[in-house]
Context: one part of a larger RNA
RNA sequence: UUGGGCGUAAAGAGCUCGUAGGUGGCUGGUCGCGUCUGCCGUGAAAGCCCGCAGCUUAACUGCGGGUCUGCGGUGGAUACGGGCCGGCUAGAGGUAGGCAGGGGCAAGUGGAAUUCCUGGUGUAGCGGUGAAAUGCGCAGAUAUCAGGAGGAACACCGGUGGCGAAGGCGGCUUGCUGGGCCUUACCUGACGCUGAGGAGCGAAAGCGUGGGGAGCGAACAGGAUUAGAUACCCUGGUAGUCCACGCUGUAAACGUUGGGCGCUAGGUGUGGGGAUCUUCCACGAUCUCCGUGCCGGAGCUAACGCAUUAAGCGCCCCGCCUGGGGAGUACGGCCGCAAGGCUAAAACUC
Numbered sequence: 001u002u003g004g005g006c007g008u009a010a011a012g013a014g015c016u017c018g019u020a021g022g023u024g025g026c027u028g029g030u031c032g033c034g035u036c037u038g039c040c041g042u043g044a045a046a047g048c049c050c051g052c053a054g055c056u057u058a059a060c061u062g063c064g065g066g067u068c069u070g071c072g073g074u075g076g077a078u079a080c081g082g083g084c085c086g087g088c089u090a091g092a093g094g095u096a097g098g099c100a101g102g103g104g105c106a107a108g109u110g111g112a113a114u115u116c117c118u119g120g121u122g123u124a125g126c127g128g129u130g131a132a133a134u135g136c137g138c139a140g141a142u143a144u145c146a147g148g149a150g151g152a153a154c155a156c157c158g159g160u161g162g163c164g165a166a167g168g169c170g171g172c173u174u175g176c177u178g179g180g181c182c183u184u185a186c187c188u189g190a191c192g193c194u195g196a197g198g199a200g201c202g203a204a205a206g207c208g209u210g211g212g213g214a215g216c217g218a219a220c221a222g223g224a225u226u227a228g229a230u231a232c233c234c235u236g237g238u239a240g241u242c243c244a245c246g247c248u249g250u251a252a253a254c255g256u257u258g259g260g261c262g263c264u265a266g267g268u269g270u271g272g273g274g275a276u277c278u279u280c281c282a283c284g285a286u287c288u289c290c291g292u293g294c295c296g297g298a299g300c301u302a303a304c305g306c307a308u309u310a311a312g313c314g315c316c317c318c319g320c321c322u323g324g325g326g327a328g329u330a331c332g333g334c335c336g337c338a339a340g341g342c343u344a345a346a347a348c349u350c
Stems, first nucleotide, its partner, number of pairs: 003322004007304002012318001014201004021194003025088007033081002035077008047067008091191001092188003096183004103177007110154001115149007125136002162169002206247006215241002220236004258317006266295012299306002323350003332343004
C1' cells in the first nucleotide's frame, strides 16, 4: 500500500500459444451509457466548521448558516470515451514472384581417429609423472604393416557468420515439414496488441522398461603427494554418457534487460534481399528494407554504463519487488515412481 521501482542494489515468469479481461487506426451518422451542466426531492438528530447567544469564563449548552463530497428524478450539452449503423486503407492478414539458412522429424550413407580381435615384421621394454609408483610386457607387450569388429563424435570450411520463441541446432544425401526476409500493391477491411487462469515446448543431471557400450568417466579400488589427503596428479573402473518409448520440469534457462507500437544525430563492419548508376561480370559506387556487432551525440543513469537492437521520449497489457537472517524452509494443497518440483508462512533474531 499513497507511491516508488525491477541491466549490476530487492524485483522480468525459461519460452511460446492462447481463454477471460484490459486496451485499440482514419472517417460519417445515430443514441446520450460514461462525462459536463441547470433545477427539484432526499441526504434524521447529534457530530464537524463558521457566526451569534446563555450559564462570571471555559468546558458545556442553545440558535442560525454551512458541510453531509451521496442517491433518485427532471431539463439541457455531445468534444472525448462507449453502444449501434455505414464508409476507408496507412495497422494486421492474404495473393503473386523470388531468396538465404547447423530451424524440426525420419531414413540412408562417408572418412579420420580411439579401443578391441586375428595375422605378419620385430625385441625388451612400454606407460606414466614435478619425480615416481601402482599398471601392461619374454605366455612376446610398446612400435610398425595388413585385415576385421564395434560405438561415439563430425577436423579443415567456421566467422562478436547463419537459423530457431526459448531450450537449442554443425560430415554427406534423400524424403516429409515449420518459420522468416525481400519485391509487387491485386484481395480482405481493424480482423490488432497484451494476456490472469490454462495448455504445449523446455539444457544437463536424474528415474522406469528394453537395447547398446568404443572413448570418456561420478561412485569405487590401487599408486603417489602430504603432518594427514576421504582431494588436486597417476593406473584402473561401475552407473552414466548413446538409442527407443515414458517420466522429471529444473539452471548463472543470462542480454542477469517481459511483449507490442510510434518517435528521437551520426560513423563503421558483417549476413540476406531489392533498386539505380557504372561497367563488361571477379567487380565497384550510391540508395533502400530486414538481421547481427562495434564506436559514439542528445537524453537517461547512484555510478558503471545504455545510446534507432535504448537502460532515451511516450502509450497499452502482463509478471514481479517492498530490510538481513530464519527460508525458497515448515505446514497444508497440487504434481511426481522416486529424487523432488510448484505454491508459501511464522516464532525468534540483528
Molecule: small-subunit ribosomal RNA, central domain
Organism: Nonomuraea terrae